About this RNA
This is a predicted structure of a 332-nucleotide RNA (Bacterial RNase P class A). The model forms 93% of the base pairs in the Rfam consensus. Its mean pLDDT, the model's own confidence on a scale to 100, is 76. Its Rfam family is "Bacterial RNase P class A". Rfam classes the family as a ribozyme.

[in-house]
RNA sequence: AAGGCGGGAUUUUCUGCCGCGCCGGCUCUUUUGCCGGUGAGGAAAGUCCGGACAGGAAAGGGCACUCUGCUGCGGAAAGCGCAGAUGGGAGUAAUCUUAUGUAGCCGUAACAGAAAACAACUGCCUGCCCCAGAAUCUACUGGAGCAGGCGAGGGUGAAAACGCGAGGUAAGAGCUCACGACGGAUGUCAGCGAUGCCAUUCGGGUACGGUACCAGAGCCUGCAAGACCAAAUAUACUGACAGAUGAGGGCUGCCCGCCCGAUGUCAGGGGGUAGGUUGCGCAGAUAAAUGGCAGAUCAACACAGAAACCGGCUUACUUUCCCGCCUUUUUU
Numbered sequence: 001a002a003g004g005c006g007g008g009a010u011u012u013u014c015u016g017c018c019g020c021g022c023c024g025g026c027u028c029u030u031u032u033g034c035c036g037g038u039g040a041g042g043a044a045a046g047u048c049c050g051g052a053c054a055g056g057a058a059a060g061g062g063c064a065c066u067c068u069g070c071u072g073c074g075g076a077a078a079g080c081g082c083a084g085a086u087g088g089g090a091g092u093a094a095u096c097u098u099a100u101g102u103a104g105c106c107g108u109a110a111c112a113g114a115a116a117a118c119a120a121c122u123g124c125c126u127g128c129c130c131c132a133g134a135a136u137c138u139a140c141u142g143g144a145g146c147a148g149g150c151g152a153g154g155g156u157g158a159a160a161a162c163g164c165g166a167g168g169u170a171a172g173a174g175c176u177c178a179c180g181a182c183g184g185a186u187g188u189c190a191g192c193g194a195u196g197c198c199a200u201u202c203g204g205g206u207a208c209g210g211u212a213c214c215a216g217a218g219c220c221u222g223c224a225a226g227a228c229c230a231a232a233u234a235u236a237c238u239g240a241c242a243g244a245u246g247a248g249g250g251c252u253g254c255c256c257g258c259c260c261g262a263u264g265u266c267a268g269g270g271g272g273u274a275g276g277u278u279g280c281g282c283a284g285a286u287a288a289a290u291g292g293c294a295g296a297u298c299a300a301c302a303c304a305g306a307a308a309c310c311g312g313c314u315u316a317c318u319u320u321c322c323c324g325c326c327u328u329u330u331u332u
Stems, first nucleotide, its partner, number of pairs: 001328009013296006020039007041303001045314002048312004053222004065218005070084005085100006101213002106209004121154002123150006130143004162180002165177003182203006189196002226278004235270001237268006248260004
C1' cells in the first nucleotide's frame, strides 16, 4: 500500500420567518389574544422473549401438554449478555458458524439388503447319509440332502457390531496378546467449574430422540387492563301521606259527563349509563401535534414516525471516524 476480520462511536449544528400540539403566566365572564418553555428513534419498527402492573380463575397435589437443557459470572427474569470448555464445519489466517442433560427402560432406523440389533443370501468348516470316479472297503476328490458350528471374505446400505498384526481354531471370532482408537471408573497434577495432561484399570449391542428418562420453568387475558367521581331518564329497597266513601288513567284547552279500575304522590337511596378524573411518564391522547421556507456550516444521505411502561432479541438502513488484529506485496 492492497485486501480482509472483530469491536465501538455517529445518524448534523446554528440563525431568522410562518405554522401545529402540550404546559405555565398575563388579559378576559368565556372564546380570543400576548409572552415564555417544551415537543420522536437508533432502531420509536416486528410484537419474538421476559418483567412490572391490573383483572379473572384457583384448597392442595399429580398426570398430560408446552418450553429450556455444556461450565462460570452478571441479571428481577429471559429463546438475555459476557467469558470459557469439548466435538463438527468454513477460511492461508485474523475469525466465523454449529451442536452440547441421560443412555437403565421405551420407540425408531426410509430405500436397498438375507439381516437394521438375539443378522446366514452367497460363502467357510464339521458330522451323518447317498451318488459318481478307478475293481471293492477305508482313505481321497467332486456333487445332492439332513443336522450343526462360524460374523472372517463377497454383495446392499448413511450406518453391518472398533482398526491392524500375530497367536489360536475343524472353520472362525477381542477368543487371547501387542500397538492404537473410543467409552467408563480410580488416582496425581492444573482449573471456581465444564474440562485437560499423565498413569492404572475395566469394557465390547451401533446411531438417533416430538414420542423414553432426568432436572428446571410454565394458569388465562392485556392500559380499549383496571380504579375513582357521577347527571338526565327508568328503577330495586326504605319511610311518610293519600286511596274501592274511587287514588290514578283515557276522551279534552278547561268544566261536566262517559269509560277503565289499584295503586299514586313526595322524600331518602343502591347499582348502572352519558360524561369527567385517574392509570399516564421532564413529548404525550384528544381521531391523535412534532411541519414548511430561507441563509450559514457540514460528508449529512438512507431506514424510518412515539400511542401504557421497563429490560432484551431480531429485522431495515446512509456515510464518516476511531481502536485492535490477519494475509499478501514492496521498501527500510